[in-house]
RNA sequence: GCAUACGUGGCGUAAUGGUAACGCGUCCGAGUCCUAAUCCGAAGAUUGCGGGUUCGAGUCCCGUCGUGUGUG
Numbered sequence: 001g002c003a004u005a006c007g008u009g010g011c012g013u014a015a016u017g018g019u020a021a022c023g024c025g026u027c028c029g030a031g032u033c034c035u036a037a038u039c040c041g042a043a044g045a046u047u048g049c050g051g052g053u054u055c056g057a058g059u060c061c062c063g064u065c066g067u068g069u070g071u072g
Base pairs, nucleotide, nucleotide: 001071002070003069004068005067006066007065010024011023012022013021018055026042027041029039030038048064049063050062051061052060
């Protein structure tokens, strides 16, 4: 250089083109002599970035950046 896969809360992952979900973590509370386990609740995502298609895009298309893999 070429080909290909991936990029989503702090972390790990979901999501037929139709309200972005779950686990861990964090925070508040319950509980305990205290701490932990456990339980209740809450916050936390402009879905890498810029465009396009569509009534509607995390999903489809184009460009771009980053990472991995293969290959010259």